[in-house]
RNA sequence: AGUUUGAUCCUGGCUCAGAGUGAACGCUGGCGGCGUGCUUAACACAUGCAAGUCGAACGAGAACGGAUUAUAGCUUGCUAUAAUUGUCAGCUAAGUGGCGCACGGGUGAGUAAUGUAUAGGUAAUAUGCCUCUUACUAAGGGAUAACAAAUGGAAACGUUUGCUAAUACCUUAUACUCCUUAUUAACUUAAGUUAAUAAGGGAAAGAUUUAUCGGUAAGAGAUUAGCCUGUAUUGUAUCAGUUAGUUGGUGGGGUAAUGGCCUACCAAGACAAUGACGCAUAACUGGUUUGAGAGGAUGAUCAGUCACACUGGAACUGAGACACGGUCCAGACUCCUACGGGAGGCAGCAGUGGGGAAUAUUGCACAAUGGACGAAAGUCUGAUGCAGCAACGCCGCGUGGAGGAUGACACAUUUCGGUGCGUAAACUCCUUUUAUAUAAGAAGAUAAUGACGGUAUUAUAUGAAUAAGCACCGGCUAACUCCGUGCCAGCAGCCGCGGUAAUACGGGGGGUGCAAGCGUUACUCGGAAUCACUGGGCGUAAAGAGCAUGUAGGCGGAUUAAUAAGUUUGAAGUGAAAUCCUAUAGCUUAACUAUAGAACUGCUUUGAAAACUGUUAGUCUAGAAUGUGGGAGAGGUAGAUGGAAUUUCUGGUGUAGGGGUAAAAUCCGUAGAUAUCAGGAGGAACAUCCAUGGCGAAGGCAGCUACCUGGGCCAACACUGACACUGAGGCACGAAAGCGUGGGGAGCAAACAGGAUUAGAUACCCUGGUAGUCCACGCCCUAAACGAUGCGAACUGGAUGUUGGGUGCACUUUGGCACGCAGUAUCGAAGCUAACGCGUUAGGUUCGCCGCCUGGGGAGUACGGUCGCAAGACUGAAACUCAAAGGAAUUGACGGGGGCCCGCACAAGCGGUGGAGUAUGUGGUUUAAUUCGAUGCAACGCGAAGAACCUUACCUGGCCUUGACAUGCUGAGAACUUUCCAGAGAUGGAUUGGUGCCUUCGGGAACUCAGACACAGGUGCUGCAUGGCUGUCGUCAGCUCGUGUCGUGAGAUGUUGGGUUAAGUCCCGCAACGAGCGCAACCCUCGUGUUUAGUUGCUAACAGUUCGGCUGAGAACUCUAAACAGACUGCCUACGCAAGUAGGAGGAAGGUGAGGACGACGUCAAGUCAUCAUGGCCCUUACGUCCAGGGCUACACACGUGCUACAAUGGGAUAUACAAAGUGCGGCAAUACGGUGACGUGGAGCAAAUCUUAUAAAAUAUCUCCCAGUUCGGAUUGUAGUCUGCAACUCGACUACAUGAAGUUGGAAUCGCUAGUAAUCGUAGAUCAGCUAUGCUACGGUGAAUACGUUCCCGGGUCUUGUACUCACCGCCCGUCACACCAUGGGAGUCGAACUCAUUCGAAGCGGGGAUGCUAAAAUAGCUACCUUCCACAGUGGAUUUGGCGACUGGGGUGAAGUCGUAACAAGGUAACC
Repeated sequence: AGUUUGAUCCUGGCUCAGAGUGAACGCUGGCGGCGUGCUUAACACAUGCAAGUCGAACGAGAACGGAUUAUAGCUUGCUAUAAUUGUCAGCUAAGUGGCGCACGGGUGAGUAAUGUAUAGGUAAUAUGCCUCUUACUAAGGGAUAACAAAUGGAAACGUUUGCUAAUACCUUAUACUCCUUAUUAACUUAAGUUAAUAAGGGAAAGAUUUAUCGGUAAGAGAUUAGCCUGUAUUGUAUCAGUUAGUUGGUGGGGUAAUGGCCUACCAAGACAAUGACGCAUAACUGGUUUGAGAGGAUGAUCAGUCACACUGGAACUGAGACACGGUCCAGACUCCUACGGGAGGCAGCAGUGGGGAAUAUUGCACAAUGGACGAAAGUCUGAUGCAGCAACGCCGCGUGGAGGAUGACACAUUUCGGUGCGUAAACUCCUUUUAUAUAAGAAGAUAAUGACGGUAUUAUAUGAAUAAGCACCGGCUAACUCCGUGCCAGCAGCCGCGGUAAUACGGGGGGUGCAAGCGUUACUCGGAAUCACUGGGCGUAAAGAGCAUGUAGGCGGAUUAAUAAGUUUGAAGUGAAAUCCUAUAGCUUAACUAUAGAACUGCUUUGAAAACUGUUAGUCUAGAAUGUGGGAGAGGUAGAUGGAAUUUCUGGUGUAGGGGUAAAAUCCGUAGAUAUCAGGAGGAACAUCCAUGGCGAAGGCAGCUACCUGGGCCAACACUGACACUGAGGCACGAAAGCGUGGGGAGCAAACAGGAUUAGAUACCCUGGUAGUCCACGCCCUAAACGAUGCGAACUGGAUGUUGGGUGCACUUUGGCACGCAGUAUCGAAGCUAACGCGUUAGGUUCGCCGCCUGGGGAGUACGGUCGCAAGACUGAAACUCAAAGGAAUUGACGGGGGCCCGCACAAGCGGUGGAGUAUGUGGUUUAAUUCGAUGCAACGCGAAGAACCUUACCUGGCCUUGACAUGCUGAGAACUUUCCAGAGAUGGAUUGGUGCCUUCGGGAACUCAGACACAGGUGCUGCAUGGCUGUCGUCAGCUCGUGUCGUGAGAUGUUGGGUUAAGUCCCGCAACGAGCGCAACCCUCGUGUUUAGUUGCUAACAGUUCGGCUGAGAACUCUAAACAGACUGCCUACGCAAGUAGGAGGAAGGUGAGGACGACGUCAAGUCAUCAUGGCCCUUACGUCCAGGGCUACACACGUGCUACAAUGGGAUAUACAAAGUGCGGCAAUACGGUGACGUGGAGCAAAUCUUAUAAAAUAUCUCCCAGUUCGGAUUGUAGUCUGCAACUCGACUACAUGAAGUUGGAAUCGCUAGUAAUCGUAGAUCAGCUAUGCUACGGUGAAUACGUUCCCGGGUCUUGUACUCACCGCCCGUCACACCAUGGGAGUCGAACUCAUUCGAAGCGGGGAUGCUAAAAUAGCUACCUUCCACAGUGGAUUUGGCGACUGGGGUGAAGUCGUAACAAGGUAACC
């Protein structure tokens, strides 16, 4: 920094960016320098080498070389052959002897202390070679290898006899300051040291060139080593007790030396919560790495220490070993074998196999440094110095430099103009690090000697010549586009990408980063203050133990003195070197290396100081305890006792119900209930008082009374003198439920039974009812045991109430006021807190001590242990899985939460739908096709304001392919038109007439035909890619902004509150003040009036008349259509602060006068790609175009919307009256005539205030019908016609006559409407040849009823509340079951491993014993067979720990769409939870 959320703050985990590596893997790879290189199988090893040397210790002389002699060849001093020679001033295999082999080199198995680090001790010790000092080096002796001979064996290797030497071995002498024992003295002590005396014991080797080197004893030094001590040194308590040589002592043994190191005896100790014992893991350190540091991780290379050498045991030799390239034994393995027996040990250097992701050459040299031996020359040295392999790491260099725009080509992209790659390339000029070739050529060596190596380096020549990749490009994180793919293939460190426009997959182009490397993986530290010492927390996020008491421990009042353990300071020693750091220097630079300094924060010793802590001694009273006097209390234990009520029993009165519920039923009751009266019994609990009142450590405690008893409080003094606080373990108490034994049992009541409810109801409700609840005793030991807040102490403003004491002042009027102490509550300053909140009773500021936490789930589970009669409790993991889980607060949404308000929302009414017939639309079905869309409200008389053809998009069949339509090119032809043939037609063939218009005479414009190509075309897909338009919430009253203020923030405020309104309408108040989109108004129509105007409209007065405003005339009225006026709570009364409300007056109209248009921010991925437009995709002789016929009109059925009815408020007949608004030239059509009629003939008038459509109907008057399936109703059907139209078969309307279905007012349910409204009546128009119109849109006529009211249903607004919802309740979410996979517990057992105890056997070996056997020197001697203590391996038995497998079984986790329910979240529909 990313990631939990719609957003926020916090808590908290996960992940990333950094540095590092003995690394590995992928892609790539030019050079050099310096380093580094089996982390795994301490697995097994072929082959070679890694430890020898000394002839100046010795005998000897096989080889080599000499010397001498002889012979041959001849170059007369050389070669060859043979013999001799070790007193050969060369040398030497093997052997005796000396020194070395215990160093150097390798590895890390074991080891948690016999180790390591650091500091000490050794008065408890040794020390070869080396240095120094002193003294000595005398006299003798006997053997033995080699060798020779014999002999065994396959071999390895021996055996016997004989000969010989030494610096090999032995005896004796002498010797001091050596050793042992004893005594004395001195000095110090912790054991001791020094000196003296006495007794006893102990040495030696020679060589030779004659000058040295050796040898022995003693002392000193140096070096190296042994032993001891303090401190430090991993995890685990689900390891709590361990230990018999164990702890100590005495005597003895043993060792170089202390010591139970060993042994005999004695005592019973020793260690452990400051972690013994056990188990697991591990070599330790300097250092390395990371980190600001403190810390963490680590222990390759280099250096110091330890341990080991096939596994286990053991000793020998030696100065030093219990010995890597020595010995013995046992075991496993490998090899040889003549089967009798033998040999071996790379964790040395190379190398091989194996294991593994993975780690090199069977190289050169002793030239240098160092080591062994030697007097030395020298020999040996896989130590070492070098080279080889490997980008394994660090460092350095290079792959060219300058110019060069037509901004070339290719590639990519594009808005088609261009742009990017890009001065990049080409091209021109230049340079030569590197490379190649040739030549020269070091230092390392102070005399000789150079593996490296003809190396480093230098010079000359050639020539840009030999040399660039890898990862990434969604955010974190620098870097973007095209194509392909289409939840596929794939990516991914975390979040997450991919379902047809992917900057996230794959490829291309471009870009970014690093660069001979770049990425990935693994691991470590960091970030992580995410174990917090520095430097965290615990009310609600994880976390205070249920509560007290008290042990260890931690911590602790005032004062005086001493001390100096802690503390502070000075000095000394040490803290190896290397490393790190600083400076300087050397390799051309750097890495690397050298020199010097600093540092190594530590430990030890010592001097000083004395404030603080500690310790010791003394004193004090403020903490604490005790005493005295008061007083409160459901504090505790065990008794006694009281009344009310329930139940039950007995008796009386009394009669049919009672009880219970939302409603019921089970149940009780005529065998007398319920109710009521009287009496009896029994158990349990204690109404009122009773109170955020009291007491108690908590759990908890309530009638009254008295005994016993704990604690706290107040007041004043007295007394003790720090006795205090906390408290791991320990111990006591600890609600309810539960368990055991014995009682008791009224009510209540798990389980259980019945009745209801329900889809079910193992529940909620009801009727019953047993454990239990009660008592005694004993267990259990857990709770949301909560203030979710450990205990104690101190400090830090206040206000108010209340409980218990006290003091003072007032009054006595019974109560008042003030102060201080101890409790208990409410509000709040500062401060704290993520916020909520806490706030002298702290969650504030500090101190002391304890407990607890470290992501969610798995899981408080498993295993183990402890406790318990059991139930179970306490302690308490891991595998696996997720990227979150969580706290507080915020905006919304939602609630079978609450408050307020509104709406034909309910109610009150009127009329319908749902039943019938029919029309129409839809679903379904059918079909070749029944084209497509619309689908809760908000689809369904919707798109469609009109499907016979056309429309038409669908189906069948037949044609066309630059196309039916557009633009561009070429050629031909005016355009156009007549007739005939084939065909269903499209179309094809033939044919007649016609030569037009403009012109600068070239040609041009329109149109037709033909040709080729660009292209046309698509009602094909995607309304979830879109524009536009529309519906809906909703004409609901809301939706926002600026500035300010509040809040860490999301956000809040404003917009909430009190009123009011139809209204966020207005008023008042208010940390808000203003503003915008909405509301309202402005617009249109209607309602009143005025003015103007007067034809086609009108007609009061006047005149005429055919009696019709018809005509003259009029401009009054109606009307027409323009402009004005009018209504504003303006006036009055009442209420009110106001806004406003109620009533009234006037007025045509009164509180928005009625109606319309007008639709805020937004919601529904709402509807439409088929009105139109449009991105992308798809078709292109077809998904395009044309034609004919068919279909969209089908029909067991279901639904929506209408019409007509079921009749008398009616039907029929006749007569009569009154509208408005429209329409009309391919039209409306009058008068007239014909027809029963539809209609026909005919045509006046009219492009309309003129003519037409055009009779309005209901109504009114009269007559008739008389309640019927009718004179209601008109479907269906038959016949005959009319009209439109190329054409009425599928499939039109209308007319006449005839026919006369269903239907008698409609179940559950449901719709509309508040006034000129509903209801009812007719009229007109669009579309249109005609019509399916009963639809839709307009118009007028007649003309009601009802509204108490807001409890309920629906929808909406606002405030508030809860929330685990935010895709927002159509939400979220739990558990069983079924399926797949994963890890895990139990499990009869089974197979290993480790360790322990007991016991048996007992190799080699040390120790002890030991011959009658053996022995040269030495002889109370030595050796040996043999015996024996101890003991490795092995065997047997028991115990413990741990791992693998395991039929079956338990739960757990994970997994787009499985089953059953609905437990939780809202009052979640029974509040939830422990």

A computed fold for a 1474-nucleotide RNA from an uncultured bacterium, annotated as small-subunit ribosomal RNA. The coordinates come from a structure-prediction model, not an experiment, and the mean pLDDT is 84.